[in-house]
Context: one part of a larger RNA
Molecule: small-subunit ribosomal RNA, 3' major domain
Organism: soil metagenome
């Protein structure tokens, strides 16, 4: 100096209270352990691992098993021989890899050769998702968007170190302000960036439609007024009044305003901690393997199931289920691609093929919601698991192991012990709806808009943190 006290002052966080809605019991879906297994690849482990790497495991993907091949190799570069090609297409043997036969075919040239490509061989070498993340870079998670960390110079101290950073207010902040042996500075805070909350100005097409004609329709003429799009600007800063207050910083109230004291959300994460996490994203040191621990192929496996944890869906119902009928979104995708209209099928879908490289066409009815009508408290007209059968996509190819649709089947399940999680406003809670991945698969993840609460006395207690002090048989 730090740490660390069931040691003290002080403050802060959805930490606790107040409140809402779970989660823990059900089915199911999804990760983990664990157990089997030829494999059931690896890795991730309190918070901070576990819907996590995986933004999508029927082959592939892959890294695992099992059989079956290959040995300068699937790939690179350099030599050396030998053909002229090489790809593609047929055939045959095999589960393929692969062998084999067939057809089909190079450029330049000074005519020596080059080049190129492809066999075959030799050795340097290639390969290695094989160890070591306790050798290592580069990323990253966390404490924490916590208010902190530090230097210069000077001063005090024998030093280690200490001041400055400590007081007294105040603040989301070491944020500011006063004092002061300190005075200055950097990283951090803030701001500067970006989205949203209001105006103005310019621009009007593929947007929009107020007044004027036309139409089943902004549909067409016609305008750009509004709406809306894109720029660029304007606005908020404690400016302005009162009040407290140390004459300061600030507070607390108000007017003005769309919007008030950080508007609101987002990028951004000091110095450092966890020998945190990654040698399987990539690099890399040093080991190691070199007819295999490299490499190709088929099948299987990663989907196993007595079982335990973890995140979510869906429920357990009348603020609700079924039926008709009707309204109103935002944000984004779209050429091997969204695909309209009509048509066929109870549906999944199918035919079709307009249009669109998209403010133009399209995915695309938004769904809760609203009018009516039916069910009456019952394992039901509640809840859908699971199982039959019949189909439809996609794909060389749905047995192992994909969605999706109809029929019938209708299983636990009547609000869930102990315990725990989330969240303070357009926030929880609810409801569609969109995308990345992707040939198919989403209850996951990233967003996107509709409805839209309840509560907060306060800081005694439980987590975590920040500063002053103070005790130490710790460092």
């Nucleotide at each position: 100096u730090g740490a660390c006290g069931g040691g003290g002052g002080c403050c802060c966080g959805c930490a606790c209270a107040a409140g809402c809605a779970g989660u823990g019991g059900a089915g199911c879906a999804u990760g983990u352990g664990g157990u089997u297994u030829a494999a059931u690849u690896c890795g991730a482990a309190g918070c901070a691992a576990c819907g996590c790497g995986a933004a999508g495991a029927a082959c592939c993907u892959u890294a695992c098993c099992a059989a079956g091949a290959c040995u300068u190799g699937a790939c690179a570069u350099c030599c050396c021989g030998c053909u002229g090609a090489c790809c593609g297409c047929u055939c045959u043997a095999g589960a393929g890899a692969u062998a084999g036969a067939g057809u089909u075919u190079c450029c330049c040239u000074u005519c020596g050769g080059g080049g190129c490509a492809g066999c075959g061989g030799u050795g340097a070498c290639a390969g290695g998702u094989g160890g070591u993340g306790c050798a290592u870079g580069g990323u990253u998670g966390u404490c924490g968007u916590c208010a902190g960390c530090u230097c210069g110079u000077g001063u005090c101290g024998u030093g280690a170190g200490a001041u400055g950073u400590u007081g007294g207010g105040u603040u989301a902040a070491g944020u500011c302000c006063c004092g002061c042996a300190a005075c200055g500075a950097g990283c951090g805070c803030a701001a500067c960036c970006c989205c949203u909350a209001u105006g103005u100005u310019g621009u009007g097409u593929u947007g929009c439609c107020a007044u004027c004609a036309u139409u089943u329709a902004g549909u067409u003429g016609g305008g750009c007024a509004c709406u809306u799009a894109c720029a660029a600007c304007a606005g908020a800063c404690u400016g302005c009044c009162g009040g407290u207050g140390a004459c300061a910083a600030a507070c607390c109230g108000g007017a003005g305003g769309a919007a008030g004291g950080c508007g609101g959300g987002g990028a951004u994460g000091a110095c450092g901690u966890c020998a945190a996490a990654u040698c399987a994203u990539c690099a890399u040191g040093c080991c190691c393997c070199u007819u295999a621990u490299g490499u190709c192929u088929u099948g299987g496996g990663c989907u196993a199931c007595a079982c335990a944890c973890g995140u979510g869906c869906u429920a357990c119902a009348a603020u609700g289920g079924g039926c008709g009928g009707u309204a109103c979104a935002a944000a984004g995708g779209g050429a091997u691609g969204c695909g309209a209209a009509a048509c066929c099928g109870c549906g999944a879908g199918g035919u079709g093929g307009a249009g669109c490289c998209a403010a133009u066409c399209u995915c695309a009815u938004a769904a809760a919601g609203c009018c009516g009508u039916u069910c009456g408290u019952a394992g039901u007209u509640c809840g859908g698991a699971u199982u039959g059968c019949a189909g439809g996509c996609u794909g060389c190819a749905a047995c192992u192991c994909g969605c999706c649709u109809g029929c019938a089947u209708g299983a636990a399940g009547c609000c869930g012990g102990a315990a725990u999680u989330g969240c303070u406003a357009g926030u929880a809670a609810u409801c569609g709806c969109g995308g990345a991945u992707c040939a198919g698969c989403a209850u996951g993840c990233c967003g996107c808009g509709g409805u839209g609460a309840a509560u907060u006395c306060g800081u005694u207690c439980c987590c975590g943190g920040g500063c002053c002090u103070u005790g130490u048989a710790c460092a």